[in-house]
RNA sequence: UCUCGUUCUCAGGGCGGGGUGAAACUCCCCACCGGCGGUAAGAAGACAUCCGUCUUCAAGCCCGCGAGCGCCUUUCCGUUCCAACGGAAAGGGUCAGCAGAUUCGGUGUAAUUCCGAAGCCGACGGUCAUAGUCCGGAAGGAAGAGAACAGCC
Numbered sequence: 001u002c003u004c005g006u007u008c009u010c011a012g013g014g015c016g017g018g019g020u021g022a023a024a025c026u027c028c029c030c031a032c033c034g035g036c037g038g039u040a041a042g043a044a045g046a047c048a049u050c051c052g053u054c055u056u057c058a059a060g061c062c063c064g065c066g067a068g069c070g071c072c073u074u075u076c077c078g079u080u081c082c083a084a085c086g087g088a089a090a091g092g093g094u095c096a097g098c099a100g101a102u103u104c105g106g107u108g109u110a111a112u113u114c115c116g117a118a119g120c121c122g123a124c125g126g127u128c129a130u131a132g133u134c135c136g137g138a139a140g141g142a143a144g145a146g147a148a149c150a151g152c153c
Stems, first nucleotide, its partner, number of pairs: 005149006016030004031133002033122002035065004042057006060120002068098002070095001071092008102118005124136003
């Protein structure tokens, strides 16, 4: 000067009604749901009551993140001269391809966050029929949240 703990706990919601049909929680009409961090002028509460201070909550579609799929690497197997292709396993998150989706009006110094209105979005595999809501990988993994302990000031 740079870097850094350990353990434990927790960590996702939703198809109700009608229609068609042999069959649909998958299609059509009406419904229902919204992970984590940031931003935030809102809301609620406590204390104070001159100013105020503190706590909790507050964006699915603004900026990021996670899971999933994809992609890449390695090894093995099949085919094979090699390459390529197919299959399996393990690893990779500074690979970011899918990474999804918002406008209008109002207020205001200031809002894609408030108020009002109208829209839009949602991994993969399965299925007597196409799935954000059913079943499955998953009693998994994880963004992260909290607690205890250790260490330092």
FMN riboswitch aptamer (RFN element) from Kaistia dalseonensis, 153 nucleotides, folded computationally. The sequence was found by an Rfam model in a public genome assembly. Model confidence (mean pLDDT): 76 of 100.